SAM riboswitch aptamer (S box leader) from Aquibacillus kalidii, 88 nucleotides, folded computationally. The sequence was found by an Rfam model in a public genome assembly. Rfam family: SAM riboswitch aptamer (S box leader). Its family is annotated with regulation of gene expression in the Gene Ontology. Of the family's consensus pairs, 96% are formed in the model. Its mean pLDDT, the model's own confidence on a scale to 100, is 82.
RNA sequence: AACUUAUCAAGAGAGGUUAAGGGAUCUAGCCCAAUGACACCUCAGCAACCAGCUAAAGCAUGGUGCUAAUUCUAGUAAUAGAUAAGAA
Numbered sequence: 001a002a003c004u005u006a007u008c009a010a011g012a013g014a015g016g017u018u019a020a021g022g023g024a025u026c027u028a029g030c031c032c033a034a035u036g037a038c039a040c041c042u043c044a045g046c047a048a049c050c051a052g053c054u055a056a057a058g059c060a061u062g063g064u065g066c067u068a069a070u071u072c073u074a075g076u077a078a079u080a081g082a083u084a085a086g087a088a
Base pairs, nucleotide, nucleotide: 003086004085005084006083007082008081013043014042015041016040017039021032022031023030025077026075027074028073029072044067045066046065048064049063050062051061052059053058071080
């Protein structure tokens, strides 16, 4: 990488660096962006999954994860993407 299962309408920000696009790919929209978006780092936060504690509601201790808008919307393409757990 591929496979299986589950979930994806809720939740959650700042600082520093950088410099032009970004919102998974394509098309059409619509939004964000030099009043620095995206990305990286640090701290903080959320509570999605697993572990832990708890009679339970829950907690935030650990492992990943996430922190604009329904996976932004629609379409088709892939039976897609993301996350967790498992086994190999």